[in-house]
Overview:
Model confidence (mean pLDDT): 82 of 100. Predicted 3D model of a 573-nucleotide part of an RNA (large-subunit ribosomal RNA, domain V) from a metagenome.
Context: one part of a larger RNA
RNA sequence: CCCCUAAUGGGAAGUGAAGACCCCGUGGAGCUUUACUGCAGCCUGCCGUUGGGCUGUGGUUCUGAUUGUAGAGCAUAGGUAGGAGACGUCGAAGCUCGGGCGCCAGCCUGAGUGGAGUCGACACUGGAAUACUACCCUUUCGGAGCCGCCGCCCUAACUCUGAGAAGAGGACCUCGGUAGGUGGGCAGUUUGGGUGGGGCGCCACGCCCUUGAAAAGAUAUCAAGGGCGCCCUAAGGUUGACUCAGUUGGGUCGGAAACCCAACAAAGAGUGUAAAGGCAUAAGUCAGCCUGAUGUUACCUCGCAUAGCAAGAGGUGAUAAGACGAAAGUCAGGCUUAGCGAACCUCUCAGCUCUCUUGGUGAGAGCGUUAGAUGACAGAAAAGCUACCCCGGGGAUAACAGAGUCGUCACCGGCAAGAGCACAUAUCGACCCGGUGGCUUGCUACCUCGAUGUCGGUUCUUUCCAUCCUGGCCGUGCAGCAGCGGCCAAGGGUGAGGUUGUUCGCCUAUUAAGGGAGAUCGUGAGCUGGGUUUAGACCGUCGUGAGACAGGUCGGUUGCUAUCUGUUAGGGG
Numbered sequence: 001c002c003c004c005u006a007a008u009g010g011g012a013a014g015u016g017a018a019g020a021c022c023c024c025g026u027g028g029a030g031c032u033u034u035a036c037u038g039c040a041g042c043c044u045g046c047c048g049u050u051g052g053g054c055u056g057u058g059g060u061u062c063u064g065a066u067u068g069u070a071g072a073g074c075a076u077a078g079g080u081a082g083g084a085g086a087c088g089u090c091g092a093a094g095c096u097c098g099g100g101c102g103c104c105a106g107c108c109u110g111a112g113u114g115g116a117g118u119c120g121a122c123a124c125u126g127g128a129a130u131a132c133u134a135c136c137c138u139u140u141c142g143g144a145g146c147c148g149c150c151g152c153c154c155u156a157a158c159u160c161u162g163a164g165a166a167g168a169g170g171a172c173c174u175c176g177g178u179a180g181g182u183g184g185g186c187a188g189u190u191u192g193g194g195u196g197g198g199g200c201g202c203c204a205c206g207c208c209c210u211u212g213a214a215a216a217g218a219u220a221u222c223a224a225g226g227g228c229g230c231c232c233u234a235a236g237g238u239u240g241a242c243u244c245a246g247u248u249g250g251g252u253c254g255g256a257a258a259c260c261c262a263a264c265a266a267a268g269a270g271u272g273u274a275a276a277g278g279c280a281u282a283a284g285u286c287a288g289c290c291u292g293a294u295g296u297u298a299c300c301u302c303g304c305a306u307a308g309c310a311a312g313a314g315g316u317g318a319u320a321a322g323a324c325g326a327a328a329g330u331c332a333g334g335c336u337u338a339g340c341g342a343a344c345c346u347c348u349c350a351g352c353u354c355u356c357u358u359g360g361u362g363a364g365a366g367c368g369u370u371a372g373a374u375g376a377c378a379g380a381a382a383a384g385c386u387a388c389c390c391c392g393g394g395g396a397u398a399a400c401a402g403a404g405u406c407g408u409c410a411c412c413g414g415c416a417a418g419a420g421c422a423c424a425u426a427u428c429g430a431c432c433c434g435g436u437g438g439c440u441u442g443c444u445a446c447c448u449c450g451a452u453g454u455c456g457g458u459u460c461u462u463u464c465c466a467u468c469c470u471g472g473c474c475g476u477g478c479a480g481c482a483g484c485g486g487c488c489a490a491g492g493g494u495g496a497g498g499u500u501g502u503u504c505g506c507c508u509a510u511u512a513a514g515g516g517a518g519a520u521c522g523u524g525a526g527c528u529g530g531g532u533u534u535a536g537a538c539c540g541u542c543g544u545g546a547g548a549c550a551g552g553u554c555g556g557u558u559g560c561u562a563u564c565u566g567u568u569a570g571g572g573g
Base pairs, nucleotide, nucleotide: 001573002572003571004570005569006568007567008566010565011564012563014560015559022394023393024392025391027390028389029386030385031384032383035189036188037187038186039185041182042181043180044179045178046177047176048175051154052153053152054151056149057148058147059146060145061144062143063142064141065140068137069105078136079135080134081133082132085119086118087117094113095112096111097110098109099108100107101106158169159168160167161166192205193203194202201222206228207227208226209225210224211223229377230272231334232333236290237289238288239287240286241285242284244268246264247263248262249261250260251259270279271278273339275337276336277335294320295319296318297317298316299315300314301313302312322331323330324329345372346371349368351367352366353365354364355363356362401448402446403444404443405442407441409437410436411435412434413433414432418428419427455530456528457527458526460522461519462518463517464516465515468493469492470491471488472487473486474485475484476483496508497507498506499505536554537553538552539551540549541548542547
């Protein structure tokens, strides 16, 4: 060096399983509920099955009666028309008794008595007789028909008991239809996006201004600073006029500031509202008259950087009818840039057209126009849980480990204010500054999600030195003993208990000392499985609930026959 045998389990980020954690999908399922929309079921009304009577009561039609007081006026005049007579022995006036109404004046009416008259046209009044007749209005009472309602009775449908006879209930119940309510009992679904992982938070999800933005234009981040979802019939149009803020001087009350005069004053004011850009010829301030903040229509620009694209916003014209102005002219809202919303559906209009209906008229449709909102703002109608979970994917994206970084952490240094009785540097050392390490914790998301097994212990090996002990040396605020600080040094050593799953820490007795770190926070194809981190269950808290909780608690499968390589032991050539 080659080969063999037996072991071992360090490595092949070993093998097993398209990761169960995490995220994503306009994926799925199970469960919940005061999510959405439905469906059973239940409740109630009405109709049918369903018939006969009675009392009471409401509506409506017809009919009879009744009622009606402003003032003037014989007096309690409902309205209109006709009207000169009407009523009466078939019992008038009057009287007695009773009933009703009432504005207390009277009116209507029943019974009895009585025995022949009573009322009207005439004066007053807008209107003339309840003298009479007809119709109508208001109030009240009665009768009839129709439609209801409450209650009661009946028996024959129907129901129950019964072998039957019969009994009990009874037009209820039942059943069918229809409408309203209730309805996780059941079903189908939804439960947004952005995001230095996701969730929680927030809106950076539609607009406007400034910076970033790199001197054309355009330009991102959960970048920095702000604003909008309106307001105004004048704060709009036009014509005419005016000049501000502030300071100084002067002026009764009057003062730092009220009002008046004068001077200086390019703007230091004002502009409805943010900021920027504008504005004194004013776009600022005041007054007169008005409604151009109007109808129809074309094109262009931004929206939207050159593929296309809506609402919206702005601009330039034509035309109609106007406003102001002597006129020239100006005026399609506001100094400009924000102040906004598709289709469906509903609504507005002395709008237009059409369909059906005979003429009138009524009902409906289309078009135009107006209003109502989608703010997740080019616009689904929409709540949760899952540790019982599933699928498709992702290292496009988190948790472990690695990598990068090193704020944090550990260690070191520079300077030396100060403490050290005096004395910065025996010893300690602030503020500030510079490093080294890669043991902490962060940040990033670069490798791994067709899987690199996750804390601690145990076993076993090795490395580093920023040295705990042992060795050598220096300084000392080192007399000695004992210390304190520093330099060299990693050969060897660095142990045993109690508590806790603990790492760590605290404690006990020893010891020369009981040092710190690395090796995928060394080591689960070596062990363990106490912790964490499935399914069961309990408590507290939260939640209506399903359930949830770096809250607690009891319980809870650790697979692999070794191919290669490494290592160990033995043997052969």